A computed fold for a 73-nucleotide RNA from Methanobrevibacter sp., annotated as transfer RNA.
Rfam family: tRNA. Rfam classes the family as a transfer RNA.
Model confidence (mean pLDDT): 82 of 100.
Taxonomically the source falls in Methanobrevibacter (Archaea, Methanobacteriati, Methanobacteriota, Methanobacteriales).
RNAcentral holds the sequence, with entries from ENA.
[in-house]
RNA sequence: AGCGGAUUGGAGUAGCGGCUAACUCACCGGAAUCAUAAUCCGGAAAUCGUAGGUUCGAGUCCUACAUCCGCCA
Numbered sequence: 001a002g003c004g005g006a007u008u009g010g011a012g013u014a015g016c017g018g019c020u021a022a023c024u025c026a027c028c029g030g031a032a033u034c035a036u037a038a039u040c041c042g043g044a045a046a047u048c049g050u051a052g053g054u055u056c057g058a059g060u061c062c063u064a065c066a067u068c069c070g071c072c073a
Stems, first nucleotide, its partner, number of pairs: 002071006010025004018056001027043005049065005
């Protein structure tokens, strides 16, 4: 070089083309407690790796590129 897979909040993951996106943990505020933890309530944080294309509509389909993992030689 060639082939396959992955890339989505701080971390780990979901997400049949029809809602700018869900869950767990972490974080912030509050309740409760003598206090802490557990528990309960609320909140912030991702324009979905980058750039194009298809479509009325793209995280999702197509193309190229980037990074990482693997296969082959």